[in-house]
Context: one part of a larger RNA
RNA sequence: GCCAGGGAGUUUGCGAUAGUGGCGAGCAGGAAUGCGAAGCGAAAGCGAUUGCGCGCAGUGAUAAGCGAGGCGCGUCGUUUGAAAAAGCGAUUAGUCACUAUUGCCAGACCCGAAGCCAUUGUGAUCUAUACGUGCGCAGGUCGAAGCCGGCUUUUCAGCUGGUGGAGGACCGCUACCGUUGCUAGUAUAUCUGCUCGGGUGACGUGCGUUUAGGGGUGAAAGUCCAAUCGAACAUGGCAAUAGCGGGUUCCUUCCGAAGUAUCUCCUAGGAUAGCCUCGUCUGAGAUAGUGUGUGGGGUAGAGCACUGAUCACGGGGAGCGGCAUCGAAAGGUGUCACCUCGUUGUCAAACUCCGAAUCUAUACACGUCGUAGAAGACGGGAGUCGACGACGCUGGGUAAGCUAGUGUUGUUGCAUGGGAACGACCAUGGCUAGGGUUAAGGUCCCUAAUGUCUGACUAAGUGUUAAUAUGAAGGAGUCUCCAAGCAAAAACAGCUGGAAGGUAGGCUCAGAAGCAGCCAUCCUUUAAACAACGCGUAAUAGCGGACCAGUCGAGUUUGCUGGCUCUGAAGAUGUACGGGACUAAGUCAGAAACCGAAACCCUAGAGGACUGCCUUCGGGCAGUCAUCUGGUAGGGAGGCGAACGGGCCGGGCAGAAGCACAGCCGUAAGGUUGUGUGGACUGGCUUGUUAUGAAGAUCCUGGU
Numbered sequence: 001g002c003c004a005g006g007g008a009g010u011u012u013g014c015g016a017u018a019g020u021g022g023c024g025a026g027c028a029g030g031a032a033u034g035c036g037a038a039g040c041g042a043a044a045g046c047g048a049u050u051g052c053g054c055g056c057a058g059u060g061a062u063a064a065g066c067g068a069g070g071c072g073c074g075u076c077g078u079u080u081g082a083a084a085a086a087g088c089g090a091u092u093a094g095u096c097a098c099u100a101u102u103g104c105c106a107g108a109c110c111c112g113a114a115g116c117c118a119u120u121g122u123g124a125u126c127u128a129u130a131c132g133u134g135c136g137c138a139g140g141u142c143g144a145a146g147c148c149g150g151c152u153u154u155u156c157a158g159c160u161g162g163u164g165g166a167g168g169a170c171c172g173c174u175a176c177c178g179u180u181g182c183u184a185g186u187a188u189a190u191c192u193g194c195u196c197g198g199g200u201g202a203c204g205u206g207c208g209u210u211u212a213g214g215g216g217u218g219a220a221a222g223u224c225c226a227a228u229c230g231a232a233c234a235u236g237g238c239a240a241u242a243g244c245g246g247g248u249u250c251c252u253u254c255c256g257a258a259g260u261a262u263c264u265c266c267u268a269g270g271a272u273a274g275c276c277u278c279g280u281c282u283g284a285g286a287u288a289g290u291g292u293g294u295g296g297g298g299u300a301g302a303g304c305a306c307u308g309a310u311c312a313c314g315g316g317g318a319g320c321g322g323c324a325u326c327g328a329a330a331g332g333u334g335u336c337a338c339c340u341c342g343u344u345g346u347c348a349a350a351c352u353c354c355g356a357a358u359c360u361a362u363a364c365a366c367g368u369c370g371u372a373g374a375a376g377a378c379g380g381g382a383g384u385c386g387a388c389g390a391c392g393c394u395g396g397g398u399a400a401g402c403u404a405g406u407g408u409u410g411u412u413g414c415a416u417g418g419g420a421a422c423g424a425c426c427a428u429g430g431c432u433a434g435g436g437u438u439a440a441g442g443u444c445c446c447u448a449a450u451g452u453c454u455g456a457c458u459a460a461g462u463g464u465u466a467a468u469a470u471g472a473a474g475g476a477g478u479c480u481c482c483a484a485g486c487a488a489a490a491a492c493a494g495c496u497g498g499a500a501g502g503u504a505g506g507c508u509c510a511g512a513a514g515c516a517g518c519c520a521u522c523c524u525u526u527a528a529a530c531a532a533c534g535c536g537u538a539a540u541a542g543c544g545g546a547c548c549a550g551u552c553g554a555g556u557u558u559g560c561u562g563g564c565u566c567u568g569a570a571g572a573u574g575u576a577c578g579g580g581a582c583u584a585a586g587u588c589a590g591a592a593a594c595c596g597a598a599a600c601c602c603u604a605g606a607g608g609a610c611u612g613c614c615u616u617c618g619g620g621c622a623g624u625c626a627u628c629u630g631g632u633a634g635g636g637a638g639g640c641g642a643a644c645g646g647g648c649c650g651g652g653c654a655g656a657a658g659c660a661c662a663g664c665c666g667u668a669a670g671g672u673u674g675u676g677u678g679g680a681c682u683g684g685c686u687u688g689u690u691a692u693g694a695a696g697a698u699c700c701u702g703g704u
Base pairs, nucleotide, nucleotide: 001704002703003702004701005700006699011106013104014103015102016101017100018099019098020097021096022095023094026035027034028033039046040045049074051073052072053071054070058066059065075090076089077088078087079086080085109247110246111245112244116237117236118235119234121233122232128211130209131208132207133206134205135204136203137201139171140170141169142167146163147162148161149160150159151158152157176198177197178196181194182193184192185191213229215225216224250639251638252637253636254635255634260273261272262271263270264269274384275383276381277380278379279378280377281376285369286368287367289366290365291364292363293362294361295360296359301354302352303351307348308347309346312343313342314341315340316339317338321336322335323334324333325332326331387411388410389409390408391407392406393405394404395403396402416427417426418425431605432604433603434602435601436600437599441595442594443593444580445579446578450592452591453590454589455588456587457586463582464581474567475566476565477564478563479562482559483558484557485556486555494551495550496549497548498547500524501523502522505519506518507517530545533544534543535542606629607628608625609624610623611622612621613620614619640693642690643689644688645687646686647685648684649683650682651681658677659676660675661674662673663672664671665670
């Protein structure tokens, strides 16, 4: 892991609500008494209605009217008050039992701590310390004190040679103790090997004995006290507590959330409200949509009239300040800065002379829903208080599949088709079955459907990506819209020719002649020709250009808009449109077909809601549903199965239960039949009672 069996909302008491039943101004109890029949007031205390109107259901003739319950007004009781007035109450329904749901007290659905406390509890065979008594330490080295001899010496003493054998001495092997290293020995809660440290000492070790849990012991590490120690182990309190984690067992059916607000030693929890569900009451309106009218507003945008910022220029002002300057000084002048006016240019979340769209309030109309009961009210049961995505708008951040908000809409709790795959993007809301048509998206192959048609663009494999999942400024290729200029009085380009004179303009200069520089830039002849746009010369010269004519003969020049494309363009295993591949099977514009979902349509069936009729009151039959059928947490309803008991009725040795296989019935939980096996019990209906349903809990026990 698998299989079998076991395994989790229970029970008492006290309340709440609903249903059913008994009795009823009473009910229950043997009674005491409890609840109810009267309230108001802190208390003393005082102490209540059959009056009027409207009106649902109903009744009535389809009318008027009446009208239980209901609503309004009045009246009454009481409290406060001087009063006005206000609060509570009054026109009678309870009580007891059972059942269901739920709250509280209890272990309170089950399992799970770390811990806390108690006990004349058990432990020092491990280990720490101490005591008693024993045992052990190859070999070698160094050579303390003491002692002896010699020499020296007045003495004390010194020197020297021996002897001697000290030492938490040295080297090092065995014993013994320790355990530094190895990613050794495949794994091993400390073993083995190699390596390494101590090895006559504060040494190692045997046996006996001592100290006990807030205590011991400790050359002190919170170490050690039996693989357990910042408080041992065992048992008990004990089912400790757990706002935390895991698990929580049959079916169908109707509805169906919240992740928000306020308070909280509160932010992993709770309470109240909000949102869901079920029931009751009531009885006529409700308002998600659209339009119009009347209001609200200060955002987007825009603007500079205010506030604040800001560009340039001009006019005016004071002459205080800085700088410069004139003057001996007094003082003057210029400029910058300052104030103000005008013009020009530019900004603002905390600016506004203005000002949308959307939004919002209200009225009316349409639409939709509603007497088949809306809106509203009351009561029972909840869950929810971590959210997240897209789009729009904001704050933070270089940015983020980032973070803090906000509105709408989704996902969560939503399947299915598309987007290669993909919770929230596109299509679209799934009862069951069959047939057809479409949506998004697609139609060369993988892969259902066009290698469809018309006209363009692209040459980059650009692209074949709706978005999520970018590609800039700048530079280039090509197509194109528009505008302007020139052009049969001949344009543009090419080719041929001309391009002159005053004059070498004046000045400057060594020179300056169109062409170093400065000033001016005229006149004449002309078809046209610059006091010259460039090259060139020392200066001239020379060569082009502007400009003109001829030739040629139809478009040409410039600017700008948009499309596609190239470059700009850098990432880590191996290219990446999903792939193959494609020059369209790319892009743009248009057209016609087809494919394609649980969408839409048709048919049949199931369930649900509602209506009508019948009813033995359990239900049955018929009709309507374009406007019913997804669903987590959760609420409601109806069922299936198990065990035991009461009642009624059955089956069984001519074969019960159980087991195995197969057929059939039911939407399902399940039921039933047949065959075989088995060999003695067992079923149906109804009613009562539950230790009543497993795949989970690192679940428990057993097997494998």
The part of an RNA shown here (large-subunit ribosomal RNA, domain II) has 704 nucleotides and comes from Candidatus Gugararchaeum adminiculabundum. The prediction has a mean pLDDT of 82. The RNAcentral record of the full RNA draws on ENA. Its Rfam family is "Archaeal large subunit ribosomal RNA". Rfam links the family to the GO terms structural constituent of ribosome and ribosome.